[in-house]
This is a predicted structure of an 89-nucleotide RNA (c-di-GMP-I riboswitch aptamer) from a soil metagenome. The sequence is in RNAcentral, with records from MGnify. The model forms 95% of the base pairs in the Rfam consensus.

């Protein structure tokens, strides 16, 4: 970062499957994308099992709903790290 080559990578939908969820993974497709390659270091967002508080039903320790709860996601939100192919302007 090009009306350029040679390539890559694969949104969402849909099918298996893990996972409590977010979401991962493989097929399928192809919405993009010059780092859409890796990295969870800030930061934003996304979920919220277990614990824990309250309420409310039950009544023998259960069941329901609210809150809180990150050490979980997520690098195709952003920043920052590392590494890479081509060579016009």
């Nucleotide at each position: 970062g090009a009306c350029a080559a040679a390539g890559g990578c694969a949104a969402a939908u849909c099918c298996g499957g893990c996972g409590a969820a977010a979401g991962c993974c493989g097929g399928u497709g192809g919405c993009g994308c010059a780092a859409a390659g890796c990295c969870a270091c800030g930061g934003a967002u996304c979920u919220g099992c277990a614990c824990c508080a309250c309420g409310g039903g039950a009544c023998a320790u259960c069941c329901c709903g609210u809150g809180a709860a990150a050490u979980g996601a997520c690098c195709g939100c952003c920043g920052g790290g590392c590494u890479a192919c081509c060579g016009a302007a």